[in-house]
RNA sequence: CUCUUAUCCAGAGUGGUGGAGGGACUGGCCCGAUGAAACCCGGCAACCGGCAUAAUUGCAAGGUGCUAAAUCCUGCAGUUUCUGCUUUCAAGUUAUUUUGAAAGCAAAAAUCUGAGAGAUAAGGG
Numbered sequence: 001c002u003c004u005u006a007u008c009c010a011g012a013g014u015g016g017u018g019g020a021g022g023g024a025c026u027g028g029c030c031c032g033a034u035g036a037a038a039c040c041c042g043g044c045a046a047c048c049g050g051c052a053u054a055a056u057u058g059c060a061a062g063g064u065g066c067u068a069a070a071u072c073c074u075g076c077a078g079u080u081u082c083u084g085c086u087u088u089c090a091a092g093u094u095a096u097u098u099u100g101a102a103a104g105c106a107a108a109a110a111u112c113u114g115a116g117a118g119a120u121a122a123g124g125g
Stems, first nucleotide, its partner, number of pairs: 001125008013041001015040003021031003025075001027073002042067003046064003050059003071117001076114003080110002083106010
């Protein structure tokens, strides 16, 4: 670097150094001198490992990891709901035309599902 599997709605600082940026990317929307990134300390507990257990599970925190907002939302596809237009059918009306049902088309919004992208762990090449 790449492949496979699993997980991603929970959890985690009023600390120190630092000094202007950051949230992977797109489009949004946010965080930031009431101090961003980074480093140290602390904390959390997902996977591997350790201990205990028949198992479930629990304990501690060794190796990585994580420590604003659901992976912050979104990016491709589909389902459903709502609105508008057209057509057909039925009923009502003196008439202009009104109401209901079905089908098709269009636009945007919302919800849900599955991919894609990303992150992390373990194993393989």
The prediction has a mean pLDDT of 80. The RNA shown here (SAM riboswitch aptamer (S box leader)) has 125 nucleotides and comes from Defluviitalea raffinosedens. The RNAcentral record of the sequence draws on Rfam.